A computed fold for a 71-nucleotide RNA from a Candidatus Wildermuthbacteria bacterium, annotated as transfer RNA.
The prediction has a mean pLDDT of 84.
It was read from a public genome assembly.
Its Rfam family is "tRNA". By type it is a transfer RNA.
RNA sequence: GGGCCUAUAGUAAAUCGGCAUUACGCGCCCAUGGCAUGGGCGAGGGCCGGGUUCAAUUCCCGGUAGGUCCA
Numbered sequence: 001g002g003g004c005c006u007a008u009a010g011u012a013a014a015u016c017g018g019c020a021u022u023a024c025g026c027g028c029c030c031a032u033g034g035c036a037u038g039g040g041c042g043a044g045g046g047c048c049g050g051g052u053u054c055a056a057u058u059c060c061c062g063g064u065a066g067g068u069c070c071a
C1' cells in the first nucleotide's frame, strides 16, 4: 500500500426496512433470623457524516477504529 471481516447497554452476543432481544452485571421489592440462592419489577445501547425510503441497526457511499490475509 491492497483484499476481506467487524463496530448494538458495563461485558458477551441476537435482531426479514416498521416498538431493538437475551444472558451476566447494576438498582429496587418479595421470600430467609442473616448470607447464599430463588422470584418479580426497573434503568441502561445501534461508531461518525451523507444518500435512498413514508420509515434505516438493517440497503448504498465516504470516514474512523479494531481484526485477519497478501505485498
Stems, first nucleotide, its partner, number of pairs: 001070007010024004018054001026042006047063005